[in-house]
Context: one part of a larger RNA
RNA sequence: UGACGGGGGCCCGCACAAGCGGUGGAGCAUGUGGUUUAAUUCGACGCAACGCGAAAAACCUUACCAGCUCUUGACAUGGGUAUUUUGGAUUUCAGAGAUGAGAUCCUUCAGUUCGGCUGGAUACCACACAGGUGCUGCAUGGCUGUCGUCAGCUCGUGUCGUGAGAUGUUGGGUUAAGUCCCGCAACGAGCGCAACCCCUAUCUUCAGUUACCAUCAGUUCGGCUGGGGACUCUGGAGAGACUGCCGGUGAUAAGCCGGAGGAAGGCGGGGAUGACGUCAAGUCCUCAUGGCCCUUAUGGGCUGGGCUACACACGUGCUACAAUGGCGGUGACAAAGGGAUGCAAAGGGGUGACCUGGAGCCAAUCCCAAAAAGCCGUCUCAGUUCGGAUUGUUCUCUGCAACUCGAGAGCAUGAAGUUGGAAUCGCUAGUAAUCGCAGAUCAGCAUGCUGCGGUGAAUACGUUCACGGGCCUUGUACA
Numbered sequence: 001u002g003a004c005g006g007g008g009g010c011c012c013g014c015a016c017a018a019g020c021g022g023u024g025g026a027g028c029a030u031g032u033g034g035u036u037u038a039a040u041u042c043g044a045c046g047c048a049a050c051g052c053g054a055a056a057a058a059c060c061u062u063a064c065c066a067g068c069u070c071u072u073g074a075c076a077u078g079g080g081u082a083u084u085u086u087g088g089a090u091u092u093c094a095g096a097g098a099u100g101a102g103a104u105c106c107u108u109c110a111g112u113u114c115g116g117c118u119g120g121a122u123a124c125c126a127c128a129c130a131g132g133u134g135c136u137g138c139a140u141g142g143c144u145g146u147c148g149u150c151a152g153c154u155c156g157u158g159u160c161g162u163g164a165g166a167u168g169u170u171g172g173g174u175u176a177a178g179u180c181c182c183g184c185a186a187c188g189a190g191c192g193c194a195a196c197c198c199c200u201a202u203c204u205u206c207a208g209u210u211a212c213c214a215u216c217a218g219u220u221c222g223g224c225u226g227g228g229g230a231c232u233c234u235g236g237a238g239a240g241a242c243u244g245c246c247g248g249u250g251a252u253a254a255g256c257c258g259g260a261g262g263a264a265g266g267c268g269g270g271g272a273u274g275a276c277g278u279c280a281a282g283u284c285c286u287c288a289u290g291g292c293c294c295u296u297a298u299g300g301g302c303u304g305g306g307c308u309a310c311a312c313a314c315g316u317g318c319u320a321c322a323a324u325g326g327c328g329g330u331g332a333c334a335a336a337g338g339g340a341u342g343c344a345a346a347g348g349g350g351u352g353a354c355c356u357g358g359a360g361c362c363a364a365u366c367c368c369a370a371a372a373a374g375c376c377g378u379c380u381c382a383g384u385u386c387g388g389a390u391u392g393u394u395c396u397c398u399g400c401a402a403c404u405c406g407a408g409a410g411c412a413u414g415a416a417g418u419u420g421g422a423a424u425c426g427c428u429a430g431u432a433a434u435c436g437c438a439g440a441u442c443a444g445c446a447u448g449c450u451g452c453g454g455u456g457a458a459u460a461c462g463u464u465c466a467c468g469g470g471c472c473u474u475g476u477a478c479a
Stems, first nucleotide, its partner, number of pairs: 001479002003476003007473007015463002019427005026319008034310002042053002064305007073129001077128002079125006087106008109119003131294002134292003140288002142283003145279001147277001152191006158167003171182003197271004202239007212228002216226003242265001245259005321420001325379006337368003342361002347356003386417001391412007433455007
């Protein structure tokens, strides 16, 4: 100087407390461990691994396994020889296919000194080499997580100390903040904090199409048409909030408390933004890369299988156990997105998944699109008109192909489950809870993820205690 203490002081955080809803019990989904397996590819392991890499494992993906098969190779550069291009489609035979042997058709380079001469392309030969999701994240770059959006981490000069170092950065107040004020052997400065950026809440102005419709006219009653530029809205430019004003308090300061005005008040709400560093944290399987290893194989191609197994254990979720509910009917009100290999309306068929149909739309124009919780009726406390697992069967869709192993519909079946032990998690306001909608991935497949809006609470006395952190101080046989 740090680190540590079942030392002290001050302070903060959904950290406790006060509340609301869960997890832990059930069924299922999903990830992991274990076990099994020819293989169940690999990585991630307290917080900070476990709906994680994976924003989609039937083939492909795919890295794993079995079998078949290739060896200058699927891909790149260079040399020699040959051909002159070549590329594509259809098709026959053998084969599981890769591949091998053919057939037919279409298409067929540029320059040129007309010489395969030059460039290019293809085939063959030999070699340099290619190739490796093989190993090492404890050789690395880059990127990322975490402490933590915590308020800290340092430097120059000066001063003090033999020195390591100290001071500044401590102290008195204050703040979300090393934020600001005052004091002080310090005076300044840098990286952080804040602000500058984006969204949102109010108003003004400019502009009105595909959006809007107050007034006027028409009307098939649909902003539909003429028209309008008011309103909503869209998207450009501005205004607005600064403790600016008033009172109190404080040290006359920084600030704090209350009030006025205001759409908004003391950081208005949210996002992006992550200091010096810590964990030899994670990643050689995104990519890049040192070293090592393989080179007729640890490389390449293909068919099939596996990653989907199942005595069990754990994590994360979904659905429930019902009446604040189930079922039937009714019928309003969103936002944000996506659409040409696409979104697909009206109409028709089917109980339904869906089929048919094809208007319109490269979209403020058309479509996806139906929002759902809401309201009315019924059921009357039951393993039920709760719950929907499981199983049988008939179908639908995607796709070369749904056996291993997809999703959905109809009929039948109707399991566990009556609120969950010890323990444990999230959340302080448009939040929790609850309700639906959209998107990425994607042929198909969402209870996951990322967004969007609708309805909309309870509680916070307080900081004694458990957890994490910041500052000062003290002890130490620790570094």
A computed fold for a 479-nucleotide part of an RNA from an uncultured Alphaproteobacteria bacterium, annotated as small-subunit ribosomal RNA, 3' major domain. The prediction has a mean pLDDT of 81. The full RNA is in RNAcentral, with records from ENA and SILVA.